[in-house]
Predicted 3D model of RNase P RNA and transfer RNA as a complex of 436 nucleotides.
The coordinates come from a structure-prediction model, not an experiment, and the mean pLDDT is 79.
It holds a member of the Rfam family "Bacterial RNase P class A". Rfam links the family to the GO terms ribonuclease P activity, dimeric ribonuclease P complex and tRNA processing.

C1' cells in the first nucleotide's frame, strides 16, 4: 500500500424566532368550579420495532406429588432467570487472522427409506470359482461378495500375503467399538489391549435427563356517575364449604358466588417509573460478570406532546461547476427490567492476519 | 398495548415427508351442437404453495426468522 478478519462507538453540531407535553415557583381576578399570564427546569432509540424468549410486579388457583401437554439439549461457568453471554471440547470452512454448528440416544421399541436396484437390513441380477449332467448353445447343484450395473445411501479404507475363485481369512497403517490406565471439575484427549456382528432419518414417533400453575398495566385498586338487580345454565366438594326456609335430620329448593344473553357510563385517582439503574475509580476474576467508594437523577400521556422555520457548518448525489440546486439513514417510547431476531444513509477509534515492495 | 388466528390458479378449496414442476368446483379461452344465443359435450391455458434459510436422498407439508392479512380484551350493576 492492498486485500480481509474481529471488537468498541458515533448515528448530524452551532446559535435564533415562533409553537407542543409534562414537572416546580410567583403573580392578578373568582360565582372557589377555574380563566388569565409571567418566570425556571426536563422532554425518544440503538432499535423505543417484531412479540421470539427470560424475569419483576399484580390478580386467580393451589397440602403434596404424579398423568396430560410444552420447552431446552456438548461440558463448565455467569445472572433474578433464560432458548442469552462467557470459557472450554468436538465437528466443518478458510493459507491465516478467524467463522459456523438444534452438538444426549438409532446396541429400549416402533415407523419410514419413493423411483431405480438383485438386495433398503437379510439379499445375489451380471461375472468369478468349483462338481455334476454333458445334447458342447448352454443346464442343474454349490461356493464367494473381490469387480460390474442401481441408487441419496449396499455393511469398514489402503497395500500385501492367503485361496479353486474370494473374503478381517491373516498381517502392517488409518478408521471405528469395547475395556483399562493416565491427564482434566468435566465435555474431552492421549495411550495399550481385545476386536470389527448389527445403513440413514429422533426439526418422525420415541427414550433419558433438566425447567415450566394460569392470566396478563385494557393486569389490579380506590372513588364518582348512570341503568331493567329482568332472563337462562352451572352451582362441584371431607360426615353439613357458607346463609337462609322447610321437613321424614341429611336430603329439597332458594340465596351467595361464576358465566351468557339482556341493560348503563366512556368521568377522576393511583399503579407510573429510584430502578436486577447510569457515570469515574479501585479490587477479585482469563472471561462473561461480581465487590467496595464517590457520584448522578435521566419522557410518563387523553392510545395524541417531544416540532416547523431561518442563519452557518458537517456529510452524500447531481450540474451549462472561483458556484448553484437538491437530500441527510432506519425508525419512533405507553408497565419496567435482561437478552434474541430484524431494518439501517454516513462516519470514528482499537486489535490481528495475508501478499507486494522499501529500510 | 397485550393475547390469539390465518396465508395454495382469477375466486372457494383438497394435501398432513415421495404417487404432487400440486388435484377439484366455480370462473377464462377453443372448438363442437344451434339459425342465433343460453345449456350441454370435448379440449385447454392458469399456481415463486405469502418471502428467506434449515433438516432430509427427497419439504405446500417439518422447524426457525421475517412479511402481509384477519379477529378478540375497557369499566359498572
Nucleotide at each position: 500500500u492492498c486485500a480481509g478478519c474481529g471488537g468498541g462507538c458515533c448515528g448530524g453540531g452551532c446559535g435564533g424566532c415562533c409553537g407542543c407535553u409534562g414537572c416546580c415557583c410567583g403573580u392578578g381576578g373568582u360565582u372557589c368550579g377555574c380563566c388569565a399570564g409571567g418566570g425556571g427546569g426536563a422532554g425518544a432509540g440503538g432499535a423505543a420495532a417484531g412479540u421470539c424468549c427470560g424475569g419483576a410486579c399484580u390478580c386467580c388457583a393451589c397440602c403434596g406429588g404424579g398423568c396430560a401437554g410444552g420447552g431446552u439439549g456438548c461440558c463448565a461457568g455467569g445472572u433474578a432467570a433464560c432458548g442469552c453471554c462467557u470459557g472450554g471440547g468436538c465437528g466443518g470452512c478458510g493459507c491465516g487472522a478467524g467463522c459456523c454448528g438444534a452438538c444426549g440416544g438409532a446396541a429400549a421399541g416402533u415407523g419410514c427409506a419413493a423411483c431405480a436396484g438383485a438386495a433398503a437390513c437379510a439379499u445375489a441380477c451380471c461375472g468369478c470359482c468349483u462338481u455334476c449332467c454333458u445334447u458342447c448353445g448352454c443346464g442343474a447343484a454349490g461356493g464367494u461378495a473381490a469387480g460390474g450395473g442401481u441408487g441419496a445411501a449396499a455393511u469398514g479404507g489402503u497395500g500385501c500375503g492367503g485361496u479353486a475363485a474370494g473374503a478381517g481369512c491373516g498381517c502392517a497403517c488409518c478408521g471405528g467399538u469395547g475395556c483399562c490406565g493416565u491427564g482434566g471439575c468435566a465435555a474431552c484427549a492421549c495411550g495399550g489391549c481385545a476386536g470389527c456382528c448389527g445403513u440413514g432419518c429422533a426439526a418422525a414417533c420415541c427414550c433419558c435427563a433438566c425447567c415450566c400453575g394460569g392470566a396478563g398495566c385494557a393486569a389490579g385498586g380506590c372513588c364518582g356517575a348512570a341503568u331493567a338487580g329482568g332472563g337462562g345454565a352451572g352451582g362441584a366438594g371431607a360426615g353439613u364449604g357458607c346463609c337462609c326456609g322447610g321437613c321424614u335430620c341429611g336430603c329439597c329448593a332458594g340465596g351467595a358466588c361464576u358465566c351468557c344473553c339482556g341493560g348503563g357510563u366512556u368521568g377522576g385517582c393511583c399503579g407510573c417509573u429510584u430502578g436486577a439503574g447510569c457515570g469515574u475509580g479501585c479490587c477479585g476474576g482469563c472471561g462473561a460478570c461480581g465487590g467496595c467508594a464517590c457520584g448522578c437523577c435521566u419522557a410518563g400521556a387523553g392510545a395524541a406532546a417531544u416540532g416547523u422555520c431561518c442563519g452557518c457548518c458537517g456529510c452524500c448525489c447531481c450540474c451549462a461547476a472561483c458556484g448553484g440546486g437538491g437530500g441527510u439513514a432506519c425508525a419512533g417510547a405507553a408497565u419496567c427490567c435482561g437478552g434474541c431476531u430484524u431494518a439501517c444513509a454516513g462516519g470514528c477509534c482499537c486489535g490481528c492476519u495475508g501478499a507486494a515492495c522499501c529500510c | 398495548g397485550c393475547c390469539c388466528c390465518c396465508g395454495u390458479c382469477g375466486u372457494c378449496u383438497a394435501g398432513a415427508g415421495g404417487c404432487c414442476c400440486a388435484g377439484g368446483a366455480c370462473g377464462c379461452c377453443a372448438c363442437c351442437c344451434u339459425u342465433u344465443c343460453a345449456a350441454g359435450g370435448u379440449g385447454g391455458a392458469a399456481a415463486u404453495c405469502g418471502c428467506g434459510g434449515g433438516u432430509u436422498c427427497g419439504a405446500a407439508u417439518c422447524c426457525c426468522g421475517c412479511c402481509g392479512g384477519g379477529g378478540g380484551c375497557a369499566c359498572c350493576a